Lysine riboswitch aptamer from uncultured Lactobacillus sp., 179 nucleotides, folded computationally. Its Rfam family is "Lysine riboswitch aptamer". Gene Ontology term of the family: lysine biosynthetic process. The coordinates come from a structure-prediction model, not an experiment, and the mean pLDDT is 78. NCBI's taxonomy places the organism under Bacteria, Bacillati, Bacilli, Lactobacillaceae, Lactobacillus.
[in-house]
RNA sequence: UAAUCAGAUAGAGGCGCAAUUUUUAUUAGUCGUGUUUUGGAGUGCGGAUAGGGUACUUUGAAAAAAUACAAAAGGAAAAAUUGCCGAAAUCAUUUUAUCCCUACUUGGUAAAGUUGAUUGGGCUGUUGCUUAAUAGGCAGUAGACUGUCGCAUUUGGAGUGCGUUGAGCUAUUGAUUAA
Numbered sequence: 001u002a003a004u005c006a007g008a009u010a011g012a013g014g015c016g017c018a019a020u021u022u023u024u025a026u027u028a029g030u031c032g033u034g035u036u037u038u039g040g041a042g043u044g045c046g047g048a049u050a051g052g053g054u055a056c057u058u059u060g061a062a063a064a065a066a067u068a069c070a071a072a073a074g075g076a077a078a079a080a081u082u083g084c085c086g087a088a089a090u091c092a093u094u095u096u097a098u099c100c101c102u103a104c105u106u107g108g109u110a111a112a113g114u115u116g117a118u119u120g121g122g123c124u125g126u127u128g129c130u131u132a133a134u135a136g137g138c139a140g141u142a143g144a145c146u147g148u149c150g151c152a153u154u155u156g157g158a159g160u161g162c163g164u165u166g167a168g169c170u171a172u173u174g175a176u177u178a179a
Stems, first nucleotide, its partner, number of pairs: 001178005007173005014085001016084009032069007042056004046106002049103004088119005093113007120146002123143008147165001149163005
C1' cells in the first nucleotide's frame, strides 16, 4: 500500500423510525342499565359439531317499541419525554399461556423467540384487506423527490445524465494475508 473479516467504535440522510405520558375530537346518544308496554319460554358463558357443567328466567327468558341515564377499548391529532439510524415494518414459521370442561376443528389476545425472505427514506395517486370511519394502518403497483455509492460528462468547485441500494456509505481503528 492492497485484499479479507456481517470485525470494533463514532457518525450522516429527514415531514427520519419506534415507545411512553397528558390533553382533545371521534367511536356514540352506540354497548349497557333502569322504568313502562307488547310478548310467552328460553337466554348467557369466541365460532361450528358432540357430550358435560354452571348462572339467570312464569316473582316473566329471547325479541320489539317508548322513555331516562349513559360508557369503554382499539385506532387518530397535538404537546412533552425517552431510545435510536434495519432505526423499524411486513410475511412465513416454532413454543408457551388464555378465551367454563372434554374431543375435534377454527378464530382471536399476550409473551418469548429462532430461522429465513422483502423493504435505503419519506410524499402523492391507485387497487385490495382491515376498521364505526371516506380518518388511519398493512400489502401490491405507478410517479416524481431525496440520501449513499459507481460510471460517464462538464470541471477549480458546484452541476448534468444513467445505474445500484442498508450485511450499504463516511471517519478512525483491530486481526490475518500478500507485496